c-di-GMP-I riboswitch aptamer from a Gammaproteobacteria bacterium, 81 nucleotides, folded computationally.
Its Rfam family is "c-di-GMP-I riboswitch aptamer". Rfam describes the family as follows. GEMM was predicted in a large-scale screen for bacterial structured RNA regulatory elements. Its family is annotated with cyclic-di-GMP binding in the Gene Ontology.
NCBI's taxonomy places the organism under Bacteria, Pseudomonadati, Pseudomonadota, Gammaproteobacteria.
Formats: sequence, structure tokens, C1' cells
RNA sequence: UCAGCUAAUGGGCAAAGCUUCCGAAAGGCAGCGACGCAAAACUUCCGGUCUAAGGGAAACUAUGACAGCGGGGUUGCGAGG
Repeated sequence: UCAGCUAAUGGGCAAAGCUUCCGAAAGGCAGCGACGCAAAACUUCCGGUCUAAGGGAAACUAUGACAGCGGGGUUGCGAGG
């Protein structure tokens, strides 16, 4: 890409782990890899969780992180009406 079958046909994303790089860390980009996901697409508005460089005598603390922790907002696919 084509064909066939099948009610939902084309397909999409990518956990853990490993490696390079970034970061104080949580974690993130990329490659390999698939645990899973019908919104596991986008978005920090709300709640929650993680980290603590810096600050603070200490307790602690987010402006940092998590959208695959929930809710919300927006968009997309399939079916039916």
C1' cells in the first nucleotide's frame, strides 16, 4: 500500500527498565523497549502527591516537578439517536 473477514475496519500514545544529555533534587528531552490507555491528546483553573536549591535557629517552606493521581476547560476518533 492492496485485498479479505469481522458491528465499530485506518490506526494513535507509550509504563517499568537501559543509555546519552539536562537538573540541587523531584523529574525532563532523545533512542531502545511495551505495562497499559477510547482520550494515556492539549491545558496547572481546583484538590492532591513528590522534591527542598534558596530561605529559616528549628519546625518547615515552591517560585520547582507530576497532565500515566483525581476533578474542571478545550479538541479528536468509533457507534447509535